[in-house]
RNA backbone atom coordinates (compact mmCIF):
# COMPACT_ATOMS: atom_id res chain seq x y z
C1' N A 1 0.00 0.00 0.00
C1' N A 2 -2.84 -3.89 -0.80
C1' N A 3 -5.02 -9.31 1.27
C1' N A 4 -7.81 -13.63 3.41
C1' N A 5 -12.08 -13.48 6.65
C1' N A 6 -19.39 -12.60 8.75
C1' N A 7 -15.74 -10.12 11.43
C1' N A 8 -17.24 -3.16 11.16
C1' N A 9 -19.58 1.59 12.18
C1' N A 10 -21.54 5.34 15.49
C1' N A 11 -23.48 6.26 20.80
C1' N A 12 -23.64 6.35 26.81
C1' N A 13 -20.64 5.68 31.35
C1' N A 14 -16.30 4.70 33.66
C1' N A 15 -10.61 4.42 34.41
C1' N A 16 -5.97 5.64 32.96
C1' N A 17 -2.52 8.12 28.77
C1' N A 18 -2.02 12.34 26.60
C1' N A 19 0.32 15.57 21.39
C1' N A 20 -6.47 18.41 24.24
C1' N A 21 -7.27 16.41 18.55
C1' N A 22 -7.70 11.53 20.30
C1' N A 23 -6.30 6.54 22.02
C1' N A 24 -6.34 2.18 25.19
C1' N A 25 -8.98 -0.85 28.19
C1' N A 26 -13.69 -2.47 30.67
C1' N A 27 -19.11 -2.11 31.53
C1' N A 28 -23.64 -1.40 28.17
C1' N A 29 -26.62 0.09 24.28
C1' N A 30 -27.72 0.71 18.70
C1' N A 31 -27.22 -0.14 13.13
C1' N A 32 -24.97 -3.07 9.36
C1' N A 33 -22.98 -8.18 8.31
C1' N A 34 -22.40 -13.55 9.36
C1' N A 35 -24.14 -18.38 11.40
C1' N A 36 -26.77 -21.43 14.41
C1' N A 37 -32.26 -23.69 17.10
C1' N A 38 -37.37 -23.13 15.29
C1' N A 39 -44.49 -25.06 12.41
C1' N A 40 -47.86 -25.99 8.64
C1' N A 41 -46.99 -28.47 3.73
C1' N A 42 -42.99 -31.82 1.43
C1' N A 43 -39.27 -34.70 2.69
C1' N A 44 -37.92 -39.17 5.80
C1' N A 45 -39.21 -43.41 8.71
C1' N A 46 -33.58 -47.15 12.88
C1' N A 47 -30.53 -47.21 17.16
C1' N A 48 -28.03 -51.64 20.35
C1' N A 49 -26.47 -53.11 25.05
C1' N A 50 -26.52 -53.04 30.65
C1' N A 51 -28.81 -50.72 35.44
C1' N A 52 -33.77 -49.70 36.40
C1' N A 53 -38.65 -51.31 35.15
C1' N A 54 -44.97 -48.17 35.42
C1' N A 55 -42.14 -44.33 33.30
C1' N A 56 -38.32 -41.09 33.38
C1' N A 57 -33.08 -41.21 33.76
C1' N A 58 -27.56 -42.96 34.02
C1' N A 59 -23.51 -45.56 31.83
C1' N A 60 -21.55 -48.19 27.70
C1' N A 61 -21.17 -48.67 22.01
C1' N A 62 -22.39 -47.50 16.98
C1' N A 63 -23.73 -43.21 14.90
C1' N A 64 -25.18 -38.50 13.64
C1' N A 65 -24.82 -32.82 13.42
C1' N A 66 -22.06 -27.61 12.70
C1' N A 67 -18.92 -23.83 11.01
C1' N A 68 -15.55 -23.26 6.94
C1' N A 69 -13.44 -23.55 0.16
C1' N A 70 -10.88 -26.56 2.50
C1' N A 71 -13.74 -32.90 -0.36
C1' N A 72 -12.64 -37.40 -2.47
C1' N A 73 -8.68 -40.76 -4.40
C1' N A 74 -4.02 -43.49 -4.82
C1' N A 75 1.17 -44.28 -2.88
C1' N A 76 3.94 -44.67 1.56
C1' N A 77 4.74 -45.69 6.14
C1' N A 78 2.29 -49.09 9.61
C1' N A 79 2.02 -49.13 16.12
C1' N A 80 4.45 -45.95 13.39
C1' N A 81 3.44 -42.76 9.70
C1' N A 82 1.75 -38.20 9.34
C1' N A 83 5.40 -37.97 3.23
C1' N A 84 4.56 -37.25 -1.68
C1' N A 85 0.81 -37.09 -6.31
C1' N A 86 -3.43 -36.25 -7.89
C1' N A 87 -8.68 -33.81 -7.07
C1' N A 88 -14.35 -31.80 -6.01
C1' N A 89 -13.85 -26.79 -4.12
C1' N A 90 -11.70 -21.86 -3.06
C1' N A 91 -8.17 -17.32 -2.86
C1' N A 92 -4.44 -13.35 -5.58
C1' N A 93 -2.96 -11.35 -10.03
C1' N A 94 -3.59 -3.44 -7.65
C1' N A 95 -9.54 2.30 -9.41
C1' N A 96 -14.25 -1.22 -9.13
C1' N A 97 -17.64 -5.17 -11.17
C1' N A 98 -18.53 -9.36 -15.15
C1' N A 99 -15.95 -12.70 -18.67
C1' N A 100 -11.76 -15.03 -20.99
C1' N A 101 -6.77 -15.27 -20.26
C1' N A 102 -1.51 -15.37 -17.81
C1' N A 103 1.05 -16.51 -13.85
C1' N A 104 1.24 -17.96 -7.95
C1' N A 105 -1.27 -19.76 -3.76
C1' N A 106 -4.66 -23.14 -0.77
C1' N A 107 -7.12 -27.36 -0.89
C1' N A 108 -6.68 -26.40 7.17
C1' N A 109 -8.39 -26.69 11.74
C1' N A 110 -12.03 -26.45 15.42
C1' N A 111 -16.93 -27.48 17.80
C1' N A 112 -21.43 -30.12 19.51
C1' N A 113 -22.23 -34.76 22.80
C1' N A 114 -26.46 -39.63 21.32
C1' N A 115 -29.39 -34.24 19.34
C1' N A 116 -31.26 -30.84 15.54
C1' N A 117 -34.04 -32.42 7.09
C1' N A 118 -36.56 -27.77 4.76
C1' N A 119 -39.11 -24.15 8.25
C1' N A 120 -43.50 -18.36 8.99
C1' N A 121 -43.42 -16.50 13.32
C1' N A 122 -39.81 -16.63 17.53
C1' N A 123 -35.82 -17.42 20.09
C1' N A 124 -30.10 -18.24 20.81
C1' N A 125 -24.70 -16.75 19.23
C1' N A 126 -20.28 -14.55 16.25
C1' N A 127 -18.20 -9.47 15.00
C1' N A 128 -12.04 -13.16 15.67
C1' N A 129 -7.62 -14.10 14.04
C1' N A 130 -3.59 -14.26 10.17
C1' N A 131 -0.57 -12.26 6.45
C1' N A 132 1.97 -8.35 2.31
C1' N A 133 6.13 -4.54 -0.41
C1' N A 134 4.52 -8.04 -3.99
C1' N A 135 1.14 -4.92 -8.07
C1' N A 136 1.02 -9.37 -16.78
C1' N A 137 -2.92 -8.94 -20.54
C1' N A 138 -7.73 -8.52 -23.09
C1' N A 139 -12.98 -6.90 -24.02
C1' N A 140 -17.43 -4.44 -21.96
C1' N A 141 -20.05 -1.22 -18.10
C1' N A 142 -19.06 2.32 -14.75
C1' N A 143 -15.75 5.75 -11.61
RNA sequence: UGCCGAGUCCCUCCAGGCACGCCUGGAGGGAGCGGGGGAACCAAAAGGGACAGGAAGUCCCAGGGGCGAAUCGGAGACCACGUCCGUAGCGCUGCUCUUUUUGCGCGAGCCCGCCAGCUAACCCCGCAGGCUGCAGAAAGAGA

Model confidence (mean pLDDT): 77 of 100. Predicted 3D model of a 143-nucleotide RNA (c-di-AMP riboswitch aptamer (ydaO/yuaA leader)) from a soil metagenome. The sequence is in RNAcentral, with records from MGnify. Rfam family: c-di-AMP riboswitch aptamer (ydaO/yuaA leader). Rfam's curators write: This family represents a conserved RNA structure found upstream of the ydaO and yuaA genes in Bacillus subtilis and related genes in other bacteria. Gene Ontology terms of the family: cyclic-di-AMP binding and regulation of gene expression. Of the family's consensus pairs, 96% are formed in the model.